[in-house]
RNA sequence: GGAGUCGGCCAGACAGUCGCCGCUGACAUUGAUCUCGAUCGAUGUCAGGGGAGGAAAGUCCGGGCUCCAUAGGGCAGGGUGCCAGGUAACGCCUGGGCGGCGCGAGCCGACGGAAAGUGCAGCAGAGAGCAGACCGCCUACGUCUCCUUCGGGAGGCCGGCAAGGGUGAAAGGGUGCGGUAAGAGCGCACCGCACGGCUGGUAACAGCGCGUGGCAUGGUAAACCCCACCCGGAGCAAGACCAAAUAGGAACCCGAUGGCGUGGCCCGCGCCGGGUUCGGGUAGGUUGCUUGAGGGUCGCGGUGACGCGACCCCUAGAUGAAUGACUGUCCCCGACAGAACCCGGCUUACCGGCCGACUCCCCCU
Numbered sequence: 001g002g003a004g005u006c007g008g009c010c011a012g013a014c015a016g017u018c019g020c021c022g023c024u025g026a027c028a029u030u031g032a033u034c035u036c037g038a039u040c041g042a043u044g045u046c047a048g049g050g051g052a053g054g055a056a057a058g059u060c061c062g063g064g065c066u067c068c069a070u071a072g073g074g075c076a077g078g079g080u081g082c083c084a085g086g087u088a089a090c091g092c093c094u095g096g097g098c099g100g101c102g103c104g105a106g107c108c109g110a111c112g113g114a115a116a117g118u119g120c121a122g123c124a125g126a127g128a129g130c131a132g133a134c135c136g137c138c139u140a141c142g143u144c145u146c147c148u149u150c151g152g153g154a155g156g157c158c159g160g161c162a163a164g165g166g167u168g169a170a171a172g173g174g175u176g177c178g179g180u181a182a183g184a185g186c187g188c189a190c191c192g193c194a195c196g197g198c199u200g201g202u203a204a205c206a207g208c209g210c211g212u213g214g215c216a217u218g219g220u221a222a223a224c225c226c227c228a229c230c231c232g233g234a235g236c237a238a239g240a241c242c243a244a245a246u247a248g249g250a251a252c253c254c255g256a257u258g259g260c261g262u263g264g265c266c267c268g269c270g271c272c273g274g275g276u277u278c279g280g281g282u283a284g285g286u287u288g289c290u291u292g293a294g295g296g297u298c299g300c301g302g303u304g305a306c307g308c309g310a311c312c313c314c315u316a317g318a319u320g321a322a323u324g325a326c327u328g329u330c331c332c333c334g335a336c337a338g339a340a341c342c343c344g345g346c347u348u349a350c351c352g353g354c355c356g357a358c359u360c361c362c363c364c365u
Base pairs, nucleotide, nucleotide: 001361002360003359004358005357006356007355008354009353010352012330013329014328015327016326017325018324020051021050023048024047025046026045027044028043029042030041031040032039033038034037053336057347058346060345061344062343063342064341065235066234067233068232077231078230079229080228081227082096083095084094085093086092097111098109099108100107101106112226113225117224118223119220120219134165135164136161137160138159142157143156144155145154146153147152173191174190175189176188177187178186192215193213194212195211196210197208198207199206200205239287240286241285242284249278250277251276252275253274254273258272259271260270261269262268294313295312296311297310298309299308300307301306331334
């Protein structure tokens, strides 16, 4: 100098003018209450101070909070799935193991079980699951024909083999020697594998000049299934409080022994007052609402995620829903995108810039 890996941070800046939404203070106008000069509100003006994000998003996981349900256990259903740890919890994070990719820094992985059972597998191929013989190799054994120099030779049938070729993603360990008619874990050596043992490790797992076994058990579980562990439901439009008008309800009191309708009349049948208080509920209002598993600095423990302690900080809270508009200057000309109960994650979107640690290559000294 070039190429790259990982982690962290920023998200146009400054000034002016006019607005919008909360908060605090002062003043003015009003309402309610009572202990009568205070308290609690409402509206307006002025002043001060605050006002979106790293993802506020998708609503995919996990929790807090709230209401409902709930003795305990099981079934069903759903989820998770190497090991250990962290955490309020997780499908997240950290560290480790194993496998894969990369020269490397590093990155990626639904990564339990296929000798419990069931199922599935296109094309090609002889054969695809208690496998198979197309080409090929063999003629020892049995048998037939022919030839013969009588030693044997050639061919067929019945057969043997799975070494080589071929098919396929995959063909029931690999290499070599022996062996054989030709072959074959048929035998042996080495490598691999399985089971057991020993050693190291909390464990996953790794190692072993150890033992046993000729090798059994092909693949597929984001197919059913088996095993282990976890899971009650609904969600801030949750929920709580105050509470008008109108209609309806309950209790008590007052009035009448009635009135109205039907009917010629009586009986009968049907309908009907006023007031006070209470309770439920609607409109509306208040609350839940932002101080929280919160943030920063330092110290300690830990490889780390994280935990503990001290000090400091307060940082949107709307409900037709604010966070904007215009002007000027400058620059590298500005991406994705807007809170709605809160928090921890994951995923997705994104113009660019800065910082730190590390890797590889080239050059110079």
Bacterial RNase P class A, 365 nucleotides, folded computationally. The sequence was found by an Rfam model in a public genome assembly. It matches the Rfam family "Bacterial RNase P class A". Rfam's curators write: Ribonuclease P (RNase P) is a ubiquitous endoribonuclease, found in archaea, bacteria and eukarya as well as chloroplasts and mitochondria.